[in-house]
Molecule: transfer RNA
Organism: Paraliomyxa miuraensis
RNA sequence: ACCAUGGCUCAGCGGGUAGAGCACGCCCUUGGUAAGGGCGAGGUCGCCGGUUCGAAUCCGGCUGGUA
Numbered sequence: 001a002c003c004a005u006g007g008c009u010c011a012g013c014g015g016g017u018a019g020a021g022c023a024c025g026c027c028c029u030u031g032g033u034a035a036g037g038g039c040g041a042g043g044u045c046g047c048c049g050g051u052u053c054g055a056a057u058c059c060g061g062c063u064g065g066u067a
Base pairs, nucleotide, nucleotide: 001066002065003064004063007022008021009020010019016053024040025039026038027037028036046062047061048060049059050058
């Protein structure tokens, strides 16, 4: 200096209440498998504070990782 967001890889950083792909469960399709399609579950966004009507997003501190 940069990074930390579902199990994994990552979006979302002009503040308005969180998404994608893969994986997982069920179903459709097939003689069966794979591929494909549909639906669903799963994250209080590393931790503690501050600002704000409202913070993943802005500010401070801390922890861990990379250089």